[in-house]
């Protein structure tokens, strides 16, 4: 140094152009229990920065970071 592939919640993943971005798990707050655990019910909590396409972008394009893999 080039080429490919990927960044979405604390965490592991879903949505590949449309409506409020979706689940388990975890964290908080109730119920339940003498207490705790289990169970249930609700909260909050995310698209790496940027810019362009587009009526509309997590999804296309494009520069930057960063990460895996291969090649020299």
């Nucleotide at each position: 140094g080039c080429a490919u592939u990927c960044g979405u919640a604390g965490u592991u993943u879903a949505a590949u152009g449309g409506a409020u971005a979706a689940a388990a798990c975890a964290u908080c707050g109730g119920a339940u229990u003498c207490c705790g655990g289990u169970u249930c019910c609700g909260a909050a909590a995310c698209u790496g920065c940027g810019g362009g396409u587009u009526c509309g972008a997590u999804u296309c394009c494009u520069g930057c970071c960063g990460a895996a893999u291969g090649c020299g």
Transfer RNA from Eubacterium sp., 72 nucleotides, folded computationally. Its mean pLDDT, the model's own confidence on a scale to 100, is 81. Its Rfam family is "tRNA". The family's RNA type in Rfam is transfer RNA.